[in-house]
Molecule: SAM riboswitch aptamer (S box leader)
Organism: Flavobacterium pygoscelis
Parts: sequence; C1' cells; structure tokens
RNA sequence: AAGUUAUCACGAAAGGCGGAGGGAAAGACCCAAUGAAACCUUAGCAACCCUUUAUUUUAUAAAGAAGGUGCUACAUUCUACCACAAAAUAUGUGGAUAGAUAACAC
Repeated sequence: AAGUUAUCACGAAAGGCGGAGGGAAAGACCCAAUGAAACCUUAGCAACCCUUUAUUUUAUAAAGAAGGUGCUACAUUCUACCACAAAAUAUGUGGAUAGAUAACAC
C1' cells in the first nucleotide's frame, strides 16, 4: 500500500483553547463570527474487543460499562449505478459501488 468479516433508519453533551472553515470525494443541500476544523478536560452512548448470565448450534441471545478503540447536527445529510413495482414527469423497496468503525490477518 492493499485484505477478510461484521455493523451503520436506534442511541449519546458541555466547557476550555483556537480563529475559518466543516459535513470523505462529485452535485446538491445544510452547519458555522449567536464562533468552523484541530487540540485539551469532563460527561454520555453502546458498534467491536471486553465483563457477566443463559443456552450449547462454539456460537447465539440478554444485560453491563472497570478497561481498549470508537462515536455523541441533519438516515452513512441526500443523490448517483442496477433491478423490480408503481406512477405520470419522478415515488418506494431491494441490491451494488464507495465510505466510516472494530476485530483479525498480513
């Protein structure tokens, strides 16, 4: 640099500092000087590892939050590419692509 598997319509805030961007990329649309990003602190959430209980298909379900990552505007903010259904001038459902996170592997 790239890989595999799982999850992503639920959930979850403030302060400090900083000083103009941010929401991956493209197009939209939103957030932002009533203060963006980054960084720090505390709190919370519960996706994975983890802990406990039950079952026993070795994995699944439920609960938990001491620890490790992560996350805490808008459905992964929406759309695109394909299929089906409707519909009458563009809606819905499913899938794919891409992305994010975790664990494993390399």